[in-house]
Record summary
Predicted 3D model of RNase P RNA and transfer RNA as a complex of 446 nucleotides. Rfam match: Bacterial RNase P class A. The coordinates come from a structure-prediction model, not an experiment, and the mean pLDDT is 78.

RNA sequence: CAAGGAAUUUGCGUGGUUGCUAUGACGUGUUCAUAGAGGAAAGUCCGGACUCCUGAAAACAGGGUGGCGGAUAACGUCCGCCGAGGGUAACCUCAGGGAAAGUGCCACAGAGAAUAGACCGCCGAUAAAAUAUCGGUAAGGGUGAAACGGUGCGGUAAGAGCGCACCGCACCUCUGGUAACAGAGGUGGCAGGGUAAACCCCACCCGGAGCAAGGCCAAAUAGGAAUGAUCUUCACGUAAGUGAAAUUUGUGUUUUCCAAAGAUAUCAUUCGGGUAGGCUGCUUGAGGUAUUUGGUAACAAAUAUCCUAGAUGAAUAACCACGACUUUUAUUGAAAAGUACAGAAUCCGGCUUAUAGAUUUCCUUGGCAA
RNA sequence: GGGGCCGUAGCUCAGUUGGGAGAGCGCUACGUUCGCAAUGUAGAGGUCAGGGGUUCGAUUCCCCUCGGCUCCACCA
Numbered sequence: 001c002a003a004g005g006a007a008u009u010u011g012c013g014u015g016g017u018u019g020c021u022a023u024g025a026c027g028u029g030u031u032c033a034u035a036g037a038g039g040a041a042a043g044u045c046c047g048g049a050c051u052c053c054u055g056a057a058a059a060c061a062g063g064g065u066g067g068c069g070g071a072u073a074a075c076g077u078c079c080g081c082c083g084a085g086g087g088u089a090a091c092c093u094c095a096g097g098g099a100a101a102g103u104g105c106c107a108c109a110g111a112g113a114a115u116a117g118a119c120c121g122c123c124g125a126u127a128a129a130a131u132a133u134c135g136g137u138a139a140g141g142g143u144g145a146a147a148c149g150g151u152g153c154g155g156u157a158a159g160a161g162c163g164c165a166c167c168g169c170a171c172c173u174c175u176g177g178u179a180a181c182a183g184a185g186g187u188g189g190c191a192g193g194g195u196a197a198a199c200c201c202c203a204c205c206c207g208g209a210g211c212a213a214g215g216c217c218a219a220a221u222a223g224g225a226a227u228g229a230u231c232u233u234c235a236c237g238u239a240a241g242u243g244a245a246a247u248u249u250g251u252g253u254u255u256u257c258c259a260a261a262g263a264u265a266u267c268a269u270u271c272g273g274g275u276a277g278g279c280u281g282c283u284u285g286a287g288g289u290a291u292u293u294g295g296u297a298a299c300a301a302a303u304a305u306c307c308u309a310g311a312u313g314a315a316u317a318a319c320c321a322c323g324a325c326u327u328u329u330a331u332u333g334a335a336a337a338g339u340a341c342a343g344a345a346u347c348c349g350g351c352u353u354a355u356a357g358a359u360u361u362c363c364u365u366g367g368c369a370a
Numbered sequence: 371g372g373g374g375c376c377g378u379a380g381c382u383c384a385g386u387u388g389g390g391a392g393a394g395c396g397c398u399a400c401g402u403u404c405g406c407a408a409u410g411u412a413g414a415g416g417u418c419a420g421g422g423g424u425u426c427g428a429u430u431c432c433c434c435u436c437g438g439c440u441c442c443a444c445c446a
Stems, first nucleotide, its partner, number of pairs: 001366007009358002012323007020036006026029001038341001042352002045350005050210004055257006062206005067081005082096001083094004097201002102199002104195003119141002121137007149167006168190001169188008214280004224271007232245005247261004273445003287306008324339006371442007380395004389426001397413005419435005
């Protein structure tokens, strides 16, 4: 210098004028002061906090995750390691348990697609021969995504793990490691094709709904209608009533405990009627920044310091000046247009997707020069 | 803001143990008619919303993105 790899930061700046939203202050108004979008606020794909479903538990169904160890409030996230694949390398990718519990599927082609199989070829026998029939054979050809270990030597009528050597595979033992796994030695002639993002099996996890949750106040209306379920039984008591069982409701289903109800009515579903207002939840939080300590790291702990949007017909803007960058015209100066993706809505931790341009650090390979 | 469903020819829709992309209407050409309609014959027309993955193979199974439809307020 070129080509790559891994990460980091930023994403218009400064000043002025006029506005918008919130909070505070009093001097109570044409007042003053302070604050005012993001790294993704997005998709709503995961995980939690919080709230309601009265509370607790079990089984089944359903859903999710899937190498091992750790981090965490939790996770499908993150960190470290292992294995497989790709790359010369830096490094990248992996839904990465089980196909030896069982079932299903593998179209077309092909002889044969999973208790193997003879189309061509090779070998043998019979028929005089061409050739035909029968038998042996999975080495060679052909089909296919995939053909029942691979290469070589021996062996044989031709062949074949039939025998042997090496590689692969399975099992056993030992060593190292918390483990996934790795290494070494031995035994076995090879059994067990692929597919689980097909059903399924194994291990672990998950109750449902969501801030339009939920709580309070005000206003208005026909305090309405239909359908379904229940409104029961027994004992004691003169009666009021009491007790027990059954019943109903408790957000997938069933069951148990528990709680409530046990009613001129209650519950569920649907229809109809009214309102379109306010307060709260609401923003100080698993918070940010810095330092130290522990840890390979994710992260954790301690100390110090900071307060940083809360709108709801929904604020966060418009204009001017100077500067930065991009494009076009022009090409001496310059002029015009424009500023990536996008925009909070209960709050956090992640993932994924979009993103003009600028910026910093480390690493790899190749070339050149000293 | 939060849930659910859908996307296949110009339009309306089918498509299941994953292997052929289809139907009706419409369109084009020819025949029929004096001409049109109707009718008959033949034909064209598809990024299965887009991208990636699993698989020998994907409209179908899984993930991401885009677009559309729909439901959810409170009171008695």